[in-house]
RNA sequence: AGAGUGAAGGCGCCGAACUCGGACGCCCGUCCGGGACGGGGGAACCACGUAUCAGGGGCGCAUCGCGGAAACGCGUAGGAUAUCUCUUGGUCCGAGCCCGUCAGCUAACCCCGUAGGCGCAACAGGAGAGGACCA
Numbered sequence: 001a002g003a004g005u006g007a008a009g010g011c012g013c014c015g016a017a018c019u020c021g022g023a024c025g026c027c028c029g030u031c032c033g034g035g036a037c038g039g040g041g042g043a044a045c046c047a048c049g050u051a052u053c054a055g056g057g058g059c060g061c062a063u064c065g066c067g068g069a070a071a072c073g074c075g076u077a078g079g080a081u082a083u084c085u086c087u088u089g090g091u092c093c094g095a096g097c098c099c100g101u102c103a104g105c106u107a108a109c110c111c112c113g114u115a116g117g118c119g120c121a122a123c124a125g126g127a128g129a130g131g132a133c134c135a
Stems, first nucleotide, its partner, number of pairs: 010120005018035007036114006046104001055102001056099004064075004078093004083129007
C1' cells in the first nucleotide's frame, strides 16, 4: 500500500413489521400501556344453485403455460432496482409458509402480526415535485 474479516456507530433498501412512555434485563432483548401500520373472521342487501377428497381457504409480487418419471428447464401474470413521483433502457426475483373439512361480500362486533433478510452510493439516463443551506 492492497485485499479480506470482525465490532461500534450512522445512513439506507425489500417488507405491515415503526414510534412514544414505564419496568426489567445487561445489550439491544423481554413485559405492560398509548399512538401508528398491516392481516383475518363476521349481518342485511347483493352474489353464488348447493353437497359429493379430484376438498376448500389464508399471508405474499411470487400466478399460470409448455416440456420432463422426477430433479428441473424455458417462458409468463406480477414485483424490485435507494429523498419522493412518473418514465426509458439494463439487471434481478417470479419463493416460501399457514389453517385444518371450515370461512363469498359484509355495518356493528371479535381475533391476530409488528418479523426476517440485505446494502454502503447502492445499475445508467430523462422529466417533475419537495426540502435544506448560502447570498